[in-house]
Context: one part of a larger RNA
């Protein structure tokens, strides 16, 4: 890992509520006690509990009168099927009346004749309380053959080295002490792969080993060891590391309190029909969790309205825009006029006088604002009316009962605050996913289409027709030469382009433009001035005339000044369009990421892009046709059957409610079974399904249906528990 068996909303006690049955202004009996076939059951047993009267804190006081409307039902009438009208109308609504509190009164609040009792379900609550799952307290024990420290008694430490003290002898020496040779044998000495003790680096690390191997370091000492003995759990013991105290230690194990407690984690077992959320706001030592409302089902009461849409009218406002003598506050440049600042600067001996500033008004001109607004929409809200649509097959309301949620998430070229920005973050509107399958989007919870009872056949929606892959290598007219493109969301920006197509304007032109090529581009004069020099062409001033098709007192190189070379203009020579501007479409540029690129891919010059047309293909959508539920009426011989009718029922997760299937006992009824029962295999049929049945083999004694009624009542998962392999 695999395979079997086990394995999770139970009981009771008090409460709620709904349902069934007794009884009924009353309903029950509990301990107990008789009696019995000792299993049941029947018989007393009224203590007590509920209910019959409330309101009031208490003292205390102490009820139902009458009318109106009206549902259902009833009875009449009326008319056209099937309503309609009138009456009367339990129950209900509303006035009124009545008790009682509060009171001087008023007013208001509560209340004004159905309940008990047993059983089922649901459920709350107190208990292990749906199973499993802690580190943890406490409390009695057990432990110091492991290890700490102690204290008893014993045991080890191979060889090697080194040479304290002391003593001896010489020598010198007054003393005290010194030298020099020796014996000597001291050290928490010193080498050491000898026992032995550790454990420094390395290795090893599903190992050889829950501590090894190599390698190192003590190794006569505060040294190692045997044996016997002592200290025990908030206690020891400890050259102290929170160490160690039996592979356990920041408080050992063992048993028990124990099913400790977890607002937390994981698990929670047959089916089918119906409906079906939320992820919000308030509050909480509250944010992983509750109470309340919201928002689901599910009964019930009621008893005629409603709710949304689309129009028209009528009202309601101060966003989007806009605007600046219309207010506040910001803000460009100027002018004019006035000044109490006696600012600054020249003039002046002074006194003042000029003249740049600041400020104030006014006038022109340029901008702006969430917390300006003289103005101002479009959506929006509220009435009203008119269509529509739901509703007696019961709508709004109302109440009882179960609930689950309170971690949300994407989109919009949506409306706002934060952020440089985010598949960011907070809010609001809707919508989808959540809890929504199928079609398309390569693939993809939220993007598009579409809202899945069930088959079967049809026709479309998005998106798509070259192949992979269904359907056009369809049609027209245009751009694009970049493989631009062939990517909706899934990028490309500002700037740049004699790329290249299209509109519009204004101008030149058969009296020849426009480009090219030839030829001309001249006199006066080297204008004055200034300069060393200045002759078109350093600089300053004017910038005329004449000859002329035409030619500037010169637009650009260029000389030290001249000189050259173009250039404006003119003229042939050619020959039909040429110049600018301004605006759009495509396209180029801008353009850099990390292992090999790529539109899904192949490829594609259209199979790219824009405009248009026509077919086809293409879902569970829609339409046929059949069938099942479920939900209404009607009948009837009513646990049910039949017919009808539903364009507006039948996706669905937490959750609610509703009918079923199966398992193992009992109890009554009917029964099978050695001519073969349970069980198990294989194979046919039934049912929407849970399941159910029937054959044949196996097998060898049990064993089903049906009413009823009780449960230890369903397994694939819980690092579930046990056993086997």
């Nucleotide at each position: 890992g695999c395979g079997g068996g086990g394995g999770a909303c139970u009981u009771u006690g008090c409460g709620g509520c709904a349902g069934u049955g007794g009884c009924g202004a009353g309903g029950u009996u509990a301990a107990c006690u008789g009696c019995u076939u000792c299993a049941a059951g029947c018989a007393g047993g009224g203590a007590g509990c509920c209910a019959a009267a409330g309101c009031g804190a208490a003292a205390g006081c102490g009820a139902a009168u009458u009318c109106a409307c009206g549902c259902a039902g009833c009875a009449g009438c009326u008319u056209u099927u099937a309503a309609g009208c009138u009456g009367u109308g339990a129950g209900g609504u509303g006035a009124u009346u009545g008790g009682u509190u509060u009171u001087a009164a008023a007013u208001a609040g509560c209340c004004a004749a159905a309940g008990u009792c047993a059983c089922u379900g649901c459920u709350g609550u107190a208990a292990g309380a749906c199973c499993u799952g802690a580190a943890g307290c406490c409390a009695g024990g057990u432990g110091a053959u492991c290890u700490a420290c102690u204290c008893c008694u014993g045991a080890g430490c191979a060889g090697g080295a080194u040479g304290a003290a002391a003593c001896c002898a010489u020598c010198a020496a007054a003393c005290c002490g010194g030298a020099u040779g020796g014996u000597g044998g001291a050290g928490g000495u010193c080498c050491g792969c000898a026992a032995c003790c550790g454990g420094u680096g390395c290795u090893a690390g599903u190992c050889c080993a829950a501590c090894u191997g190599c390698u190192c370091g003590g190794g006569u000492g505060a040294c190692u060891u045997g044996g016997g003995a002592g200290u025990a759990g908030u206690a020891g013991u400890a050259a102290a590391a929170g160490g160690c105290c039996a592979c356990u230690c920041u408080a050992a194990c063992c048993u028990g309190g124990c099913a400790a407690u977890a607002g937390c984690a994981g698990g929670c077992u047959c089916c089918u029909u119906c409906c079906g959320a939320a992820a919000u706001a308030g509050c909480c030592c509250u944010a992983a969790g509750g109470c309340u409302a919201g928002c689901u089902c599910a009964g019930u009461c009621u008893g005629a309205g409603g709710a949304g849409a689309u129009g028209u009218c009528c009202g309601a406002g101060g966003u989007a825009g806009a605007g600046a003598u219309a207010c506040u506050g910001a803000u460009u440049a100027g002018a004019a006029a006035g000044u109490a600042c006696u600012g600054g600067a020249u003039c002046g001996a002074a006194a003042g006088a000029u003249u740049c500033g600041g400020c104030u008004u006014u006038c022109u001109u340029g901008u702006c604002a969430a917390a300006c607004u003289c103005c101002g929409a479009a959506u929006u809200c509220g009435g009203a009316c008119a269509u529509u649509c739901c509703g007696a097959a019961g709508a709004a309301g109302a109440c009882u009962g179960a609930a689950g949620u309170a971690g949300g998430g994407g989109u919009a070229u949506u409306u706002g605050g934060g952020g440089u920005a985010a598949g960011c973050u907070u809010a609001a509107u809707a919508u989808c996913c959540g809890a929504g399958a199928g079609g398309g989007g390569a693939a993809c919870a939220a993007c598009c289409c579409u809202g899945a009872c069930u088959u079967a056949g049809g026709u479309u929606a998005a998106g798509g027709c070259c192949c992979g892959u269904a359907a056009a290598u369809g049609c027209u007219g245009a751009u694009u030469a970049a493989g631009u493109g062939c990517a909706a969301a899934c990028u490309g920006a500002a700037g740049g382009a004699c790329g290249u197509c299209c509109u519009a304007a204004u101008c030149c032109u058969a009296a020849a433009a426009c480009a090219a090529c030839a030829g001309g581009g001249a006199g006066g004069u080297u204008g004055g001035c200034u300069u060393a020099g200045a002759a078109g062409c350093a600089g300053c001033c004017a910038u005329c005339c004449u000859u002329u098709a035409a030619a500037g007192a010169a637009a650009g190189c260029g000389u030290a000044a001249c000189a050259g070379c173009u250039c404006a203009c003119c003229u042939g020579u050619c020959u039909a369009g040429g110049a600018u501007u301004a605006g759009g479409g495509c396209u180029c540029u801008g353009a850099a990421a990390a292992u090999a690129a790529u539109c899904c891919g192949g490829g594609c010059u259209a199979a790219a892009u824009c405009a248009g047309c026509u077919g086809c293909c293409g879902a569970g959508a829609c339409c046929u046709a059949a069938g099942g539920g479920c939900a209404g009426u009607u009948g009837c011989u009513g646990u049910g059957c039949a017919a009808c009718u539903g364009a507006u029922c039948c996706g669905g997760u937490a959750g609610g409610a509703a009918g079923g299937u199966a398992u193992u006992g009992c109890a009554g009824u009917a029964g099978a079974g050695u001519a073969g029962a349970a069980g198990u295999g294989a194979g046919g049929g039934a049912g929407u399904g849970a399941u159910c049945u029937c054959u044949c083999a196996u097998g060898g004694a049990u064993c089903u249906a049906c009413u009823g009624g009780a449960a230890a009542a369903a397994u694939g998962g819980a690092u579930c528990c046990c056993c086997g392999c």